[in-house]
Overview:
Predicted 3D model of a 361-nucleotide part of an RNA (large-subunit ribosomal RNA, domain IV) from a Gammaproteobacteria bacterium. The prediction has a mean pLDDT of 87. The RNAcentral record of the full RNA draws on ENA.

Context: one part of a larger RNA
RNA sequence: CUCUGGUGAAGGAACUCGGCAAAAUGACACCGUAACUUCGGGAGAAGGUGUGCCUCCGUCAGGUGACGGGCUUCGCGCCCCGAGCCGAGGGGGGUUGCAACAAAGAGGUGGCUGCGACUGUUUACUAAAAACACAGCACUCUGCAAACUCGCAAGAGGACGUAUAGGGUGUGACGCCUGCCCGGUGCCGGAAGGUUAAGUGACGGGGUUAGCCGUUUUCGAACGGCGACGCUCCCGACCGAAGCCCCGGUGAACGGCGGCCGUAACUAUAACGGUCCUAAGGUAGCGAAAUUCCUUGUCGGGUAAGUUCCGACCUGCACGAAUGGCGUAACGAUGGCCACACUGUCUCCACCAGAGACUCA
Numbered sequence: 001c002u003c004u005g006g007u008g009a010a011g012g013a014a015c016u017c018g019g020c021a022a023a024a025u026g027a028c029a030c031c032g033u034a035a036c037u038u039c040g041g042g043a044g045a046a047g048g049u050g051u052g053c054c055u056c057c058g059u060c061a062g063g064u065g066a067c068g069g070g071c072u073u074c075g076c077g078c079c080c081c082g083a084g085c086c087g088a089g090g091g092g093g094g095u096u097g098c099a100a101c102a103a104a105g106a107g108g109u110g111g112c113u114g115c116g117a118c119u120g121u122u123u124a125c126u127a128a129a130a131a132c133a134c135a136g137c138a139c140u141c142u143g144c145a146a147a148c149u150c151g152c153a154a155g156a157g158g159a160c161g162u163a164u165a166g167g168g169u170g171u172g173a174c175g176c177c178u179g180c181c182c183g184g185u186g187c188c189g190g191a192a193g194g195u196u197a198a199g200u201g202a203c204g205g206g207g208u209u210a211g212c213c214g215u216u217u218u219c220g221a222a223c224g225g226c227g228a229c230g231c232u233c234c235c236g237a238c239c240g241a242a243g244c245c246c247c248g249g250u251g252a253a254c255g256g257c258g259g260c261c262g263u264a265a266c267u268a269u270a271a272c273g274g275u276c277c278u279a280a281g282g283u284a285g286c287g288a289a290a291u292u293c294c295u296u297g298u299c300g301g302g303u304a305a306g307u308u309c310c311g312a313c314c315u316g317c318a319c320g321a322a323u324g325g326c327g328u329a330a331c332g333a334u335g336g337c338c339a340c341a342c343u344g345u346c347u348c349c350a351c352c353a354g355a356g357a358c359u360c361a
Stems, first nucleotide, its partner, number of pairs: 001356008010347002014345001019342001027051005036041001038173001052095006062086003068080004096100001108340007115332002120132002136171007148157003174327004179257003184254002186250005193245003199239001204234005211226006258276005285319001286316001297313005
């Protein structure tokens, strides 16, 4: 010096990102116990007092229950009396020690606030949380051979269930609530019109040629033109569903929720007016917030001093209503702040014990 323990003058968080670590609290009984609250809680709130041993009190609670008596169905029965013994707890007196829950084991407490209601779940091995889940709420699908899922299929799950059931999605106890926009996208409904597939294959056209006509002819035929039936190639009319276009609805569907200018008899501000744009221009509530850039905003509180914290203000860069809004008792190995107690965290280190390190063997 390192590690594990122990003690410490005065101070007592000045340490530090942060009281991390340590210290402190601690049992049982009694007294006593606030705000708030969903009346359950909060609560072991907080804060106090007592605690060993000896002796006395007793007709003390309670336990056990002899002798005796009564009844008797005669039983190891029932009832009455209550001796003796045990005796928690209580009260009086005394007594030892520094100290009596004498050791060990055994909550630190309070206040304000964010988030999540809660108990739970999670990154096995760097994250336990505000993340996930959750009861509750809502929308939507599903009439049973259900919807949905797995499988090529048979088949299976759903379910030996049946809309008070089952699937999907979102939100997330509870309380008060959940505004406006259907133009886009999605979904639902509609079926008049437009568009539209396979299929059908009308009309028309091309090729081929029995035949016919013309020219030439060595009479065998050659060339040219037209050309039926059939075969074949091309074009593709008409008919033709859903879908899309179209017409409506729908937000606890995906989502969205303005700008500029002027105006009141101090000033300032603008209830008011004008104008442009939009599908509609953000309602209630909240707000420098887990969201605020400017920003350590401004004011108040707490401190001698506070970029954090708490309460306000509103100029919301860029809150906002089930991608829920705002509250909320209880709860939390949760985040931030403060206080009391306590301390070697620190001022500022010292010593003790043990184990290492170091030297020698």